Model confidence (mean pLDDT): 79 of 100. Predicted 3D model of a 109-nucleotide RNA (TPP riboswitch aptamer (THI element)) from a Sphingomonadales bacterium. Taxonomically the source falls in Sphingomonadales (Bacteria, Pseudomonadati, Pseudomonadota, Alphaproteobacteria). It was read from a public genome assembly, where an Rfam model found it.

RNA sequence: UCCCCAUCCCCGGGGAGCCAGUGCUGGCUGAGAGGCAGGUGUCACGCCCUGCGACCCGUCGAACCUGAACCGACUAGCAUCGGCGGAGGGAGUGGAGCGGUCCAAAAAA
Numbered sequence: 001u002c003c004c005c006a007u008c009c010c011c012g013g014g015g016a017g018c019c020a021g022u023g024c025u026g027g028c029u030g031a032g033a034g035g036c037a038g039g040u041g042u043c044a045c046g047c048c049c050u051g052c053g054a055c056c057c058g059u060c061g062a063a064c065c066u067g068a069a070c071c072g073a074c075u076a077g078c079a080u081c082g083g084c085g086g087a088g089g090g091a092g093u094g095g096a097g098c099g100g101u102c103c104a105a106a107a108a109a
């Protein structure tokens, strides 16, 4: 020097389950289980749509989606663990940059 990289910024991607009484409230797991505003509609709320927000993830990509209303264990159920899975998709080789023993490349001695 190159390269890697904590972190920050910009941009982008994504999900929101289960249980009990039941339009709501409470509980469980989890990073997150829909927080706020607007629209539609309603007696009112919820559902639904849009925007913003929290959280996670961005190719070294199991964030997330498909297979899948999958298979096995476990659980009240979700969750969890193993398989599927070297599966198929999936959003930046963006900018700045703390630091870098060893290893690697180049040059000089």
Base pairs, nucleotide, nucleotide: 003100004099007096008095009094010092011058012057013056014055017028018027019026020025021024035052036051037050038049039048064089065088066087070083071082072081073080